Notes
A computed fold for a 79-nucleotide RNA from a marine sediment metagenome, annotated as c-di-GMP-I riboswitch aptamer. Rfam family: c-di-GMP-I riboswitch aptamer. Rfam links the family to the GO term cyclic-di-GMP binding. RNAcentral holds the sequence, with entries from MGnify.
RNA sequence: AAAGGGCAAACCCGUCGAAAGGCGGGGACGCAAAGCCACGGGUCUAAAGCUGUCAAGCCAUGAUAGCCGGGCUACCGAA
Numbered sequence: 001a002a003a004g005g006g007c008a009a010a011c012c013c014g015u016c017g018a019a020a021g022g023c024g025g026g027g028a029c030g031c032a033a034a035g036c037c038a039c040g041g042g043u044c045u046a047a048a049g050c051u052g053u054c055a056a057g058c059c060a061u062g063a064u065a066g067c068c069g070g071g072c073u074a075c076c077g078a079a
Stems, first nucleotide, its partner, number of pairs: 006031002011026006029066001035072003039069003042064003049058003
């Protein structure tokens, strides 16, 4: 550089959840690890809890691997 392919953003529908977000179907913005893992950092949410006259504020035990780092695994090939 190819070959065989793979995953699937936004959005829509359904569903779970307090929410963030997850799951299933449709759909493709992109991705050579956009495969897996919450270990560190960041970011998102704030039910419960605390503060408050109220409004609201704080807070992760919740989430995000398609935010970054890290760990593990991995197709083809000039190699």